[in-house]
RNA sequence: AUGUUAUCAAGAAAGGAGGAGGGAAUAGACCCUAUGAUACCUUAGCAACCCUUUAUCUGUUAAAGAAGGUGCUACAUUCUAUUCGUAUUGUGCGGAAUAGAUAACAA
Numbered sequence: 001a002u003g004u005u006a007u008c009a010a011g012a013a014a015g016g017a018g019g020a021g022g023g024a025a026u027a028g029a030c031c032c033u034a035u036g037a038u039a040c041c042u043u044a045g046c047a048a049c050c051c052u053u054u055a056u057c058u059g060u061u062a063a064a065g066a067a068g069g070u071g072c073u074a075c076a077u078u079c080u081a082u083u084c085g086u087a088u089u090g091u092g093c094g095g096a097a098u099a100g101a102u103a104a105c106a107a
Stems, first nucleotide, its partner, number of pairs: 002106007013043004021032003026081004044073003049069002051065005077099001082096006
C1' cells in the first nucleotide's frame, strides 16, 4: 500500500521549542493564525476499538474497570460537491454513495 467489519453531531489542554501559513486532496464557503497557529516534543487528560473482571451462556449480550497496545484533545470527517426522497424550491431537511480518519482482523 490492499481487502473485510465497526464507528465518525458526545468527550478531553497546559508547557517547551519553533516561526508561517493551516483546517487530507481539487473547487467554493466558513473559520484558526505574529495575542505565535498547523506540524513536532513533554506532561496531563478524554474515550473505550483491542484489552481486564464479573454475570450470561456459545461465543452472544450486559455491567464495571483502565495496567497495557492504538487513537484522540478548535469548528459535525468544519460545511457543500454525486445520487434519491421530501418541502414553504435556485435553498432547507433526511437517506445513500464516493472520498477520508480510527480500530480490529486477513492475505